RNA sequence: GCGCUCAUCGUCUAGCCCGGUCUAGGACACCGGCCUUUCACGCCGGCGACAGGGGUUCGAAUCCCCUUGGGCGUACCA
Numbered sequence: 001g002c003g004c005u006c007a008u009c010g011u012c013u014a015g016c017c018c019g020g021u022c023u024a025g026g027a028c029a030c031c032g033g034c035c036u037u038u039c040a041c042g043c044c045g046g047c048g049a050c051a052g053g054g055g056u057u058c059g060a061a062u063c064c065c066c067u068u069g070g071g072c073g074u075a076c077c078a
Base pairs, nucleotide, nucleotide: 001074002073003072004071005070006069007068010028011027012026013025020058030046031045032044033043034042051067052066053065054064055063
């Protein structure tokens, strides 16, 4: 250089293939409350994310292109 692949709450992940009840769901963590003599457990509630830009479309986390970053493979090179 070329090819492939990945990027979603603090962390791990579902959804992506095949666009639409997704102003994005779950677990853990965190915060508040309940329960308990206390703590833990348990229960209820809250908080919190689609890497950036553009395109297609009535509609994009999802499809396409570019960029950024990570990983893998490979070529060139004295």
This is a predicted structure of a 78-nucleotide RNA (transfer RNA) from a Deltaproteobacteria bacterium. The sequence was found in a public genome assembly. Its mean pLDDT, the model's own confidence on a scale to 100, is 83. Rfam family: tRNA.